[in-house]
RNA sequence: GCCCGGGAGAGUCCCGCCGCCGCAUGACGCGCAGCGCGGGCGCCGAAGGGGCAACACAAUCCCCGGAACCUCUCAGGCACCAAGGACCGGGC
Numbered sequence: 001g002c003c004c005g006g007g008a009g010a011g012u013c014c015c016g017c018c019g020c021c022g023c024a025u026g027a028c029g030c031g032c033a034g035c036g037c038g039g040g041c042g043c044c045g046a047a048g049g050g051g052c053a054a055c056a057c058a059a060u061c062c063c064c065g066g067a068a069c070c071u072c073u074c075a076g077g078c079a080c081c082a083a084g085g086a087c088c089g090g091g092c
Base pairs, nucleotide, nucleotide: 001092002091003090004089005088006087011041013040014039015038016037017036018034021031022030023029042078043077044076048074049072050071051070055065
């Protein structure tokens, strides 16, 4: 690196648009489904990305270098399913 298995968290919130279906009108319209789209607020950490401790460097300090499941929440994500998934195990 490839294949197989395991693998967490947090919204069934609000608004607008689109729009299936039903009802209705001369026309306008009313209700309502959506794994729909956009925005707002709240929230989550385990793709990715940022931050740093020991340590290293240095005569010393600063700067620079420097990990994670810690931390930030930019990205990503937040009913189930699916997808994704750090990391763990097995095989090649």